The part of an RNA shown here (large-subunit ribosomal RNA, domain I) has 549 nucleotides and comes from Robiginitomaculum sp. The coordinates come from a structure-prediction model, not an experiment, and the mean pLDDT is 80. Lineage of the source: Bacteria > Pseudomonadati > Alphaproteobacteria > Maricaulales > Robiginitomaculum.
Context: one part of a larger RNA
Order: sequence, then C1' cells, then structure tokens
RNA sequence: GGCUUCCGGUGGAUGCCUUGGCGCGUAGAGGCGAUGAAGGACGUAGCACGUUGCGAUAAGCUUCGGUGAGCCACGAGCAGGCUUUGACCCGAAGAUUUCCGAAUGGGGAAACCCACCUUAUAGCCUUUGAUUGUUGGUUAUUCCGCUUGCGGGAUGGUCAAUUUUCAACGGUUAUUUUAAAGGUAUUUUAAUCUGAAUACAUAGGAUUAAAAGGCAAACCCGGGGAACUGAAACAUCUAAGUACCCGGAGGAAAGAACAUCAACCGAGACUCCGUUAGUAGUGGCGAGCGAACGCGGACCAGGCCAGUGGUGAAUUCUACAUAACCGGAACCGAUUGGAAAGUCGGGCCUCAGCGGGUGACAGCCCCGUACGGGUAAACCGGAAUUCAUCCUCGAGUAGGGCGGAACACGUGAAAUUCUGUCUGAAUAUGGGAGGACCACCUUCCAAGCCUAAGUACUCCUACGCGACCGAUAGUGAACAAGUACCGUGAGGGAAAGGUGAAAAGUACCCCGACGAGGGGAAUGAAACAGUUCCUGAAACCGAAAGCUU
Repeated sequence: GGCUUCCGGUGGAUGCCUUGGCGCGUAGAGGCGAUGAAGGACGUAGCACGUUGCGAUAAGCUUCGGUGAGCCACGAGCAGGCUUUGACCCGAAGAUUUCCGAAUGGGGAAACCCACCUUAUAGCCUUUGAUUGUUGGUUAUUCCGCUUGCGGGAUGGUCAAUUUUCAACGGUUAUUUUAAAGGUAUUUUAAUCUGAAUACAUAGGAUUAAAAGGCAAACCCGGGGAACUGAAACAUCUAAGUACCCGGAGGAAAGAACAUCAACCGAGACUCCGUUAGUAGUGGCGAGCGAACGCGGACCAGGCCAGUGGUGAAUUCUACAUAACCGGAACCGAUUGGAAAGUCGGGCCUCAGCGGGUGACAGCCCCGUACGGGUAAACCGGAAUUCAUCCUCGAGUAGGGCGGAACACGUGAAAUUCUGUCUGAAUAUGGGAGGACCACCUUCCAAGCCUAAGUACUCCUACGCGACCGAUAGUGAACAAGUACCGUGAGGGAAAGGUGAAAAGUACCCCGACGAGGGGAAUGAAACAGUUCCUGAAACCGAAAGCUU
C1' cells in the first nucleotide's frame, strides 16, 4: 500500500407523514369606485425585527345577537394587566379610516411642495334702513281769547336738522381662542345670469344641479389588424380575421318572432349540441378551405306602434329562506405495553359505522356526523297602487353602375348580405325571394321597437369528490415567496418541511479560556430522539482486527 470483516464519521437517498398544491362537481356570486376603488407608502404594541391586523379613536372604538372561562394575534418571551358587573372569541350593523393612487384646488422626481375662499370676536370708517328724544316748517281735526283774521294750546299725518339705540352690505385694524373643518379639477347634459368684433345676435365667460372618469381572471359584441409558418422555393392562397391594439356592455353577451326555408309535399322565432359530412362545393382545382337542406336532441314565448299595451322605478302588503350558534344515541373489565383505541371476555346505540383527534388501530373518550332547532334587517318571489318612459307600419329606402368586403363560395354563370361613391323605384291592382336571367308556380311582406330559457366563462364564496402529487413531486411559492438575490430597466427569480406523547429542551458536578466541545448525573419508552434532532442508503474519510505485499 491492497483485500476482507467490523466499528465510526460525513452525507441526506429511501420509507412513513402532510399544514400545501392540482383537477373536477353542485350551489352561490358575477363586480368595486368621487360617500374616493384596486393597489400601495408611512405609521400603529410597555419592550417591537418580520408577518398579520388596524389608521392619529391606529393588534383597535360603539351597539345588538351568540357563547361561557379564560384572555392580552404568530414567530417568542419578560413585565404589567383584563375577565361571571360576562372578558377573549364568533355573527350582524355602525364609527374612525394619515398620505399617495381615477386623484379631482395648482404643481410634482407617487406617498411631497405651494395656494385661495368660507366658517370667529372686537374697534373704527363709508353707505343704507329702523328707532328714542328735542327743535323748526307744513297740513288736518278740535278747544280758548279777542281787535274777525290774527294769536295761543292739544291730538294726528308728513318733511328737514340734530340726538339715543340697533341692524345690514362693503372697507380697514387688532386679537388670536381649535389653528381646524369644509369648498375650489375636467368633460357632458340641463337651467340661470352675463356677454365681443357687430345693431339684433352668436362665440366666449360665470354660477348651480346631476352624471361620467379608474380598477378587475376569463367569457361577449363591435372598430382596426400582422408575421413566422404551410404550400417541401414563392407572389394568389395559407397561417387567420388568429395574435395584438382600441371602444363598449352584461351576469351572461350576441341573436331572435320570417320580404326564412322547402319543392308542388310541407315546415314554422332565436341560441346550443349530435348528425348530415370531410359530403356538395371551393381551390396557383396546389397546399388547403369547407357548408346547407333534412334528421335527432337541449330549451321553449311571444309581444308592441296610442292601449285591458311593453319596459323601468318607488311605496305598501305578503310568503319563503338565511348568521354566529344550540340540542344531538350508545362501554366496561382483564391483559401486554411508556401509553390501549390492540388482544381476550361480556355489553350497548344507530335516520348517527362520513371524517378528524386522543401517548399504537375507537360507532359507544373528545370534536363531530344523521336529524331537529335558531332569526334582527336586507335580497329574491308574489300582489296592489303611483310615477316615468317607449311606440302612428317604416324613401334618399329597395334596386342599379363603379370600387371593395362578408357569405364554405379566391369574379366566377355568382344569386344572397354590407356599403365608400354616383344614382334611384313601386306603394298590396304593389313588392321581395326560390344561386345569372325569363315565364309559370310556390312562398313571404324589407327599409320601426322589445323579449326569458336552453349556451360561454370563473378573479371569488360554501360544501363535496379524486385508480391526482406527496417536499428534485405537487403551484415559482407546504417555511418571513413573487421573498432573498440578479438586472439601469422591461424583466428574471431560488433554496429551504419532520425532536418527543408531552419540553419533561439536560438541575447539579468535572475537564476546558467564566470558551467551543466533551465526560458524569438527571428527563424520557428511547438521547446512536439533544435543537438541520424520525428513518439514516451510496459515493467519500477514518479506527480496529485478520490476511497479504
């Protein structure tokens, strides 16, 4: 040095497990948003890093209902508290809800900066008004005196001056109490007030009210609309009206009550499925594209144009269901064991032997399950009333020319549908269609409106299921995962689960640096279960023994 055996180290395969995923089914829901959304920033706990919750009332506040002994979220503790005067928790309804974000007072390099107006009090000034008193003028009534038209007095109206008190518009100064709340975007519609060039007007401006805006997984309708690719090249063609962009809507959307088909028989709105059928067709007749009639099913519903109508909304009455939650049957002994649910013996319940937990495998130990109960408000359904709104039979239409497009149909013999442009009828004694066109025949009545179901989808909620996965699998993510990390950015994107029944997580002693680590002791069924701790393979590294060089 090699080989073998054995004992270890390292490592984390395998087995077992599952908190997480995946795929479906049945119901529900199908929206949220200027009453400020989705999504965030920053804060918020006695100590507070991450997650979660919440918002300056900040792991929370109020009311009602439920429950009934514990609680102050998790990682994770210490201190201190709350709670049968009902905490914590669960359900329902409210309050609060910083800043950014459609973000909307203006700006902006998001979570920041900068504004104006209104909402107080007091004094003064200007203007206006009311009011108290005084004086004067004028006038009406009345009384007195006399020189008979003069004087005096009382009451009422009115005007002027002055004065007391008060109110309002506007201006200004001061105080600052809380220094806070509310308002101030744009567009559209409606109304009102204003208002140029320019006479009337109009444009424009201002105010008020209402609505909209943005987000969201797929499904849907409409407007635009590729290329790679295939044709074994490539141009018509294909891919494909696909991807993608834009607009719009709903829980579905669209479509829909025959100017339809059919074929001499007849059918009877629309939508979806199966078939017809890869047929008839179309096609550099290449690659390819590709129906319909008919038949079988799903579902079925027809109405209106001036009225016994359709649609929508509100109010009232009424029926049903629904939350947290509550009730909910029935088992003992012996034995092995650390532990009984195992084994043995004897019982019991079942409208409940789905499932989960409990120290090994439990119908009868616990939670449950079958079944039954619970109910404030709202929704949905039904009825009545009221209100709003819509609608008079369809002309610049049908048809035609030119240019395009859609129809399975590439201009073709090309009907049918749509229309950019130019034209342009008839009026039920009429008109359209039956794949050029004509005749006959048949059939229908365009150019107005509404309409459930059957159909498509699943960001989401509840329940259930699986010859689906079981930690290199299954979501990228069973763990502080769209995290750490990478990138200027768009974007890319991990690894990482398991002590034990219970922390009982090793008091105390010894070596050691008041270490690391280890040896005793103790716990435990087990410590070769001692904190990346179940099992613990292989590669790889070593100790010992034997053999061998």